Notes
RNAcentral holds the full RNA, with entries from ENA and SILVA. Predicted 3D model of a 1179-nucleotide part of an RNA (large-subunit ribosomal RNA, half B) from Candidatus Woesearchaeota archaeon CG10_big_fil_rev_8_21_14_0_10_44_13. Rfam family: Archaeal large subunit ribosomal RNA. The literature on the family includes a 2001 paper in Science by Yusupov et al., "Crystal structure of the ribosome at 5.5 A resolution". Its Rfam clan is "LSU clan". NCBI's taxonomy places the organism under Archaea, Nanobdellati, Candidatus Woesearchaeota.
Context: one part of a larger RNA
RNA sequence: UCCGAUUAAGGGAACUCGGCAAAUUGGCCCCGUGCCUUCGGUAUAAGGGGUCCCUGCGUUUGUUAGCUAAGCUAGCGAUUGCAGGGUGCAAUGACUAAGAUGGUCCGACUGUUUAACAAAAACACAACUUUCUGCUAGCCCGUAAGGGUGCGUACAGAAGGUGACGUCUGCCCAGUGCCAGUACUUCAAACUCCUUUUCAAGGGAGCUAAGAGCUGGUAAACGGCGGGAGUAACUAUAACUCUCUUAAGGUAGCGUAAUACCUUGCCGUUUGAAUGACGGCUUGCAUGAAUGGCGUAACGAGAUUGUCACUGUCCCUAAUCGGAAGCCUCUGAAAACUUAUUCUGGUGCAAAGGCCAGAGAUAUCCAGUGGGAAGCGAAGACCCCGUGAAACUUUACUGUAGCUUGUAGCUGUGAUGUAGAUCCUGAUGUGCAGCGUAGAUGGUAGUUGCUAAAGCUUAGCCGCUAGGUUAAGUGUAGACGACAAUGAGACACCAUCCUUUGGGAUUUACAUUGCUCACUUUAGAAAUAAAGAACAACUAUUGGCGGACAGUUUGGCUGGGGUGGCACGCCGCUAAAAAGAUAUCAGCGGCGCCCAAUGGUUGGCUCAACCCGGUUGGAAAUCGGGUGUUGAGUGCAAGAGCAAAAGCCAGCCUGAUUGGAUUGUCAAAACUAAGCAAUCCAAAGACGAAAGUCUGGUCUAGCGAACCUUUACAUCUCCUUAGUGGGGGGUAGAGAUGACUGAAAAGUUACUCCGGGGAUAACAGAGUUGUCGCGCCCGAGAGCUCCUAUCGACGGCGCGGCUUGCUACAUCGAUGUCGGCUCUUCCUAUCCUGGUCGUGCAGAAGCGGCCAAGGGUGAGGGUGUUCACCUAUUAAAAGGGAUCGUGAGCUGGGUUCAGAACGCUGUGAGGCAGUUUGUUUGAUAUCUACUGGAUAUGUCGAUGUCUGAGGGGAAGGAACUUCUAGUACGAGAGGAACGAAGUCUCGAGGCCUCUGGUCUAACGGUUGUCCGACAGGGCAGGCCGUGCAGCUACGCCUUUUGGGAUAAGUGCUGAAAGCAUCUAAGCACGAAGCCCUCCUCGAAAAGAGACAUCAUAGAACCGCCGCAGAAGACGGCGUUGAUAGAACUGGUGUGUACGCACGAAGGCAACGACGUGUUCAGCACGCAGUUACUAAUAG
Repeated sequence: UCCGAUUAAGGGAACUCGGCAAAUUGGCCCCGUGCCUUCGGUAUAAGGGGUCCCUGCGUUUGUUAGCUAAGCUAGCGAUUGCAGGGUGCAAUGACUAAGAUGGUCCGACUGUUUAACAAAAACACAACUUUCUGCUAGCCCGUAAGGGUGCGUACAGAAGGUGACGUCUGCCCAGUGCCAGUACUUCAAACUCCUUUUCAAGGGAGCUAAGAGCUGGUAAACGGCGGGAGUAACUAUAACUCUCUUAAGGUAGCGUAAUACCUUGCCGUUUGAAUGACGGCUUGCAUGAAUGGCGUAACGAGAUUGUCACUGUCCCUAAUCGGAAGCCUCUGAAAACUUAUUCUGGUGCAAAGGCCAGAGAUAUCCAGUGGGAAGCGAAGACCCCGUGAAACUUUACUGUAGCUUGUAGCUGUGAUGUAGAUCCUGAUGUGCAGCGUAGAUGGUAGUUGCUAAAGCUUAGCCGCUAGGUUAAGUGUAGACGACAAUGAGACACCAUCCUUUGGGAUUUACAUUGCUCACUUUAGAAAUAAAGAACAACUAUUGGCGGACAGUUUGGCUGGGGUGGCACGCCGCUAAAAAGAUAUCAGCGGCGCCCAAUGGUUGGCUCAACCCGGUUGGAAAUCGGGUGUUGAGUGCAAGAGCAAAAGCCAGCCUGAUUGGAUUGUCAAAACUAAGCAAUCCAAAGACGAAAGUCUGGUCUAGCGAACCUUUACAUCUCCUUAGUGGGGGGUAGAGAUGACUGAAAAGUUACUCCGGGGAUAACAGAGUUGUCGCGCCCGAGAGCUCCUAUCGACGGCGCGGCUUGCUACAUCGAUGUCGGCUCUUCCUAUCCUGGUCGUGCAGAAGCGGCCAAGGGUGAGGGUGUUCACCUAUUAAAAGGGAUCGUGAGCUGGGUUCAGAACGCUGUGAGGCAGUUUGUUUGAUAUCUACUGGAUAUGUCGAUGUCUGAGGGGAAGGAACUUCUAGUACGAGAGGAACGAAGUCUCGAGGCCUCUGGUCUAACGGUUGUCCGACAGGGCAGGCCGUGCAGCUACGCCUUUUGGGAUAAGUGCUGAAAGCAUCUAAGCACGAAGCCCUCCUCGAAAAGAGACAUCAUAGAACCGCCGCAGAAGACGGCGUUGAUAGAACUGGUGUGUACGCACGAAGGCAACGACGUGUUCAGCACGCAGUUACUAAUAG
C1' cells in the first nucleotide's frame, strides 16, 4: 500500500452524475393505522408499548399411577394467565431479522429474455378485435408417399393486430393492398379461316380463359388527416365572413411530454440559491385515438424527484484487527530480452535516452510511487479505399418454387337447351302489267280426284292485308294446266338449286343435368358395400401473379467521404511565364443546331456614325448633298479574318454530286476507332465572253464502335421451285449508347466481416492566423469650457498562439476520447496583498497608469457538463500553459457498440450533431525518472570535532479589533495615516500535559453452546461498558527581525544647450519582489578541505536489547554490568473476586433470583524504581 473487517468527538449528504457504499430498522405479542380504492386491498401502512431471572397461585391439555371413579389427587410433559420480588448501560442482550413515507413517468398484475457487459418501459399474458376455414376444411412440413394441427369439427382450428379494468375509439377508399362485379376493351397456347402456286417454316385475321383495363365495396387493411386574408365601441383576440385547395383537412382527450428545435419557454410551489421535481398555461419544430387516446387501485432488483430517520459519503482524517505483500532460512523454474548515466533548449517525416549546444552525472543493492520509454496487450472496430464478402429490404435486374388460367391426355354413357355442319322433309318468294303473291334454270303436255275434287264451317301459322297454307269436320264430282292476254320471264306436273324459315335424323362445341365403368374417398382381411364421379387428382403445354426463394448489380471525379455540382464528349478567350505544350470543384462564355437558301457562280453596290438642307416630321421615320479604313455587317459564343469584299442586291443554277488517293488535326512522345479539315486525280455538271471558280455556310464547336433491326442494289452464294420464294454474305444509308472508345442493373447494415491506407477524415501535435484575445498610432467626438482625469468613432500597424477555421506534414501491424477528483510546476496581459504616478484626488471611497509573479485566489444550488447563471461570505474569490497537464492514478455522469421506446423520415430493411432508459475500464513495473533506505570504491592509517563551495525552503501570508483619534481633512455629513498592542484565519514545523478518538493490552457485565453441576474456563475479538501506554487531531507549543543591491518612482549637485534639467560625470533614497540574516542537506567540492587525539590503535563479527527500525542502517549494553527477563515496591486500569456468614418476595418444608459484610476487593500492566535470581559466557 492492497483485500476483508471494527470504532470514531462536533456537524449530519456540505460528498457525489446519483445517499454509490455504509449505517438505521428488524423476530414474536398487544394497542393503533391515513389518502386512495376495482371494496379485495393499501397494511407489518405510519406510530407506540412489551420481551430477562426468581417466587407463589391459577387456566387448558397429553400420558402414567392411585382413589371414595361423568370426577379428584399426584408425577412427567405441553400451553397460557395473574400477583409479588430482583439485576444490569443494555433482557428477540450472541446468532437470526423490513429503514420509513410523499409526488411523477412507464408497464395493469405473477411470469419470460440477450448462457459470459443490457432484466428493462422489451416479450408474454387474460381481455378486445380482424381475416381464412363445413372437414378429403384451412394452415404447416415433405420431390412424393405421407405426416402435424387432430382421430379435434365454428363455444373449433389457423394467421394478424391491440394488450387487465374504466371511459372512449372521430374524418378520409384519391394512392397501395384485399374482396366482389363486369355490357365493352386488351389478351397466350390450342382451334378456325386467309395468305405464302401445293407442302412447310413464316405472316395475317377471327374466337378466347385467368389477369389487366373498367365499375363498386373495405381503414381494429397499409396508411393519411391544409394554406392565405379580413372582421367586435380601449387594446388584444376572433364566435363571424371571404378565398385557394384536398381523398379527407386532426374530432374527444392529452400536451414544453420517454414526443418541444428555439428552451434553462412563462407563471406558481419546493430551496438561502434549482438547466432538477411537481402543478398550471400552451403559439403541439414534429401529440392524438386498437401503428390505440386519456385515466387508473394493486404490483415493480424499472426511471426520476422530495421529506424523516440514520450514518466516516464528506468537513478531515485517525486508530485497531486478520490476511496478502514485506523480512529471514531452505528449495527453485520458464519465456522473452540483454545499445543504454540523465536533464534543458534546439534540430529532425513537424512530440529524441542516443543528433547539436549547454548542464548534470563514482558504482552497486533494497523498499516504494507510477512522470516517460509517443511502454505491454490486439495487422484500428471509427473514417476512406477494394470493379472484396456476407446478411437483410424493396414498386433494382434476371430467374425459380408455389398459387392460378386455358388446352390435350387419362375419359365412358344419356337427356334437355343453345350454336354450327351434313342429310331428309315441309313451308316461303306480291315492282309495273297481268284473273292473280310469277324465286331461278331445265324438261314436258298433261296432272290430280272414293286413300273423297270444287265449295262451305271451325281452328292454327304466315302475311306486302290482296291473300297464301295446314289440320279437322261437312260436302259429293269435278279441279288445274296447255291455248289466249300481259310481261324481261308463264303457271299443272317432274328434276336440280337460291332467299327466308319450320320439323326430324346424324354429328361437333358449349351450358345445365342424369347414369356408372375409369378415377377418388370411407368401411372391410378380402370379396364387396356405400359416397363422390367423368369432375377432381395426376401428366404435358399455355398465360397471369409471384423477395416465399436464388444469383447479381447498385459508376467516376472529389482540398476525407456524403449532400451539392460536372470541372465526365466538344468549342473560344484568359491563366500560359513573347516557339509548341501545360494543372486546379480557376475565371469569362458557348455547342448537342439552323438554312433549298443563310449554298454555287456571274455582275453590280458600300456600311455605322456625324454635318448641312428639306412638307406635316419632333433627338430619332423617308429624301438630297457631304465627310466617312471599318467605328457596321458577317445565322448562333469568343477570338482571328474580311471594303470594286468574305458585307448588301440581282440573274442563272444545285459542286450541299459519284468514285479513288494522300496529308493534317484530335494526340507538343508513340498510337486504335470514330469525328473534323485540307490537297490531288477521275467522272458527270453549274455559272461565266473568258481567265476561271465551285467537293456547302469566312475559319475554329454542332458528335457515336460492335451485335441487332431496317432501307436501297439489273450484285454474289446456298436451299427450293415451272416461274417464284426463303436464308447467308457484299456495298451504301437510317435507328444509341451525353458516365459521350459505348456493361443490360436499386437500397440498408449500430448484427457485421476480410484485405489495406496515415495515399484519406474524427482526438491530440505541427504550420498558418481569416476568426479570437491583447496592445500601439491617429484623434472625429463625449467630458459645462477642455481630444488625451476618464471614454473614444472611421481608419492604420502589430503581438499572442487560449477560440474557431484552413492545410493534410507525423501517427490507422492503435499515441485510450469530454468533464470531475487527486497532485505538481511554469507564465503574466496583476484579482488581492507591497511600492509608486496622474486625477474631473479635500478626507473617506474610487477611476486610470507604472514596477512587482513572494504568497493567496475559498464554500454552496440546479446542470454530465467545460462555460454561463444564482446564494451567502471574502483582502480577493485574476487569466492561462504543461499531448485542450494528469484513466499502466481514480471515476465513467456525457459522447460513441450490441437491447428498448417516442417524435420525424423512408414502401421497406433502416436512418436522425433529435430525445430517453440500460450497458465488462486489462496487467505481478524490465529500463529511466522521482521519494526514501543501505553498501562499496576513491580521496595514500584510524577515530572524533568542524568549515561550507553548492542545493532546498514561503516558512511564513492575509485579515480584524483597540490605541494613535472622533485627531489630521472637511461647511457639515463624514473621516484617515506613520507607529504600537492583541486576536483570528490559511499555511509550515514539532509534541501528547490537558481535551477528544482509537486502543483484538487489561478489567468487568451478559447471550448461545460445550467441558455432568458449582468454581474455573473454551468458541463466535459473540455482544456491551470502561480503558493505561502508544499512535493521533478535533488538542497544545513555535512561527521574524535586521542588513545589502535594486524596479517603477522621488531627489541633490550639474553640464552638453551662459537658462532649464534627477544624468551625460558624480551623489542619495526607494517594494510582500532579488541576495544575505533564519531552518535544513551538504568533503564524491577530482581544487576530493581544516583541526584535535592516537599509533597497533581502531573497526567489524558474536551476544542481551531499544523510545531505532521493512532488510541493511542508527543508538545502548556485554560481569569493572541494571541491557533484557523474573521477582518485589510504587503507580495506573477495572470496579468490589472465590469462599463463608447473614438477609431476601414467597413457600408446610425443601428451596430461593438477588442483596449486605468480609472488600478501594480480586485481577492485570508495553510505566517508573529497587534487586544480579536468569541471559549478555567463550571467542